Predicted 3D model of a 308-nucleotide RNA (Bacterial RNase P class A) from Winogradskyella sp. UBA3174. It was read from a public genome assembly, where an Rfam model found it. It matches the Rfam family "Bacterial RNase P class A". It is annotated as a ribozyme. Gene Ontology terms of the family: tRNA processing, dimeric ribonuclease P complex and ribonuclease P activity. Lineage of the source: Bacteria > Pseudomonadati > Bacteroidota > Flavobacteriaceae > Winogradskyella. Model confidence (mean pLDDT): 76 of 100.
[in-house]
RNA sequence: UAAGUAGAUCGCCUUAUCGAUUCUAAUUUAUUUAGGGUAGGAAAGUCCGAACACCAUAGUGCAAUCAUAGUGGCUAACAGCCAUCCACCGAGAGGUGAGGAAAAGUGCAACAGAAAGUAUGUACAGGUAAUGCUGUAGUGAAACCAGGUAAACUCUAUGUGGUGCAAUGUCAUGUAAACUAACGUUUGAGCGUACACGCGCGAUUGUUAGAGGGUAGGCAGCUAAAGUUUACUAGCAAUAGUAAGCGUAGAUAAAUGAUAAGGACUCUUUUUUGAGUACAGAAUUCGGCUUAUAGAUUUGCUUAAAAA
Numbered sequence: 001u002a003a004g005u006a007g008a009u010c011g012c013c014u015u016a017u018c019g020a021u022u023c024u025a026a027u028u029u030a031u032u033u034a035g036g037g038u039a040g041g042a043a044a045g046u047c048c049g050a051a052c053a054c055c056a057u058a059g060u061g062c063a064a065u066c067a068u069a070g071u072g073g074c075u076a077a078c079a080g081c082c083a084u085c086c087a088c089c090g091a092g093a094g095g096u097g098a099g100g101a102a103a104a105g106u107g108c109a110a111c112a113g114a115a116a117g118u119a120u121g122u123a124c125a126g127g128u129a130a131u132g133c134u135g136u137a138g139u140g141a142a143a144c145c146a147g148g149u150a151a152a153c154u155c156u157a158u159g160u161g162g163u164g165c166a167a168u169g170u171c172a173u174g175u176a177a178a179c180u181a182a183c184g185u186u187u188g189a190g191c192g193u194a195c196a197c198g199c200g201c202g203a204u205u206g207u208u209a210g211a212g213g214g215u216a217g218g219c220a221g222c223u224a225a226a227g228u229u230u231a232c233u234a235g236c237a238a239u240a241g242u243a244a245g246c247g248u249a250g251a252u253a254a255a256u257g258a259u260a261a262g263g264a265c266u267c268u269u270u271u272u273u274g275a276g277u278a279c280a281g282a283a284u285u286c287g288g289c290u291u292a293u294a295g296a297u298u299u300g301c302u303u304a305a306a307a308a
Stems, first nucleotide, its partner, number of pairs: 001304010012263007020038007040279001044290002047288005052164004059197003066159004070084005085099001086097004100155002105153002107149002122137005168220004179210005190201003227246008264277004
């Protein structure tokens, strides 16, 4: 210098004017004045795991077309992360792994080959009373009660309530759980928040159809979170502990913006100039995984060449 590999950070900046929204304080209670804040690394997918909320009495639990699968550790937990063993890929740094069991059983393997399983006998050789009895060759991924395959069915071990902020709680307003018909139901329809059993309630009762009535509102949940920054200690690491700081949108049909000037970066042009600045947008909140991503800065390691 070039190529590769494993990470980290940013992902437009500044000023001015106007606008939206939210918090605090004051007050003349008006969208008044002043001050502070306002979309991400993935907010996406809804694939995992939770926190939190609710599920009468009374529980018990095995089952399963459920989930996981080398070993050890981290974490609230996880199919996540870290380390390590093994297998495979790579010249290497590194990368991938749905990595338990094939003597519990069933299944699958085209073509080729004589024959693909307790099946078969082509050619040559050896041997026997006799027989593919033994060996070599040949075909094939695989040819001596065979081996392979479980991201085939299965078996083993371990584990597991459900529904979800449209949860849930509370306030106000209004009304007709009323009417008609058919079927069903005390021999219990039906209801009780995965499923099964059990237990309880149950006639103002269940399903279908018809004709009709009222409502769609307010507040809370709603943002201090298993949060984050720096330093030290322990540890290979993931991470944990201690100390000192920071305090970071809360909308409810949905705000987080518009204009102007200058700058930064990228591309193009002889120069002037011109164009562009990715993927994309909160809705209870976190920890992960997966997918999308113009470009810029930076760290470690590997390989090649040259120079000192």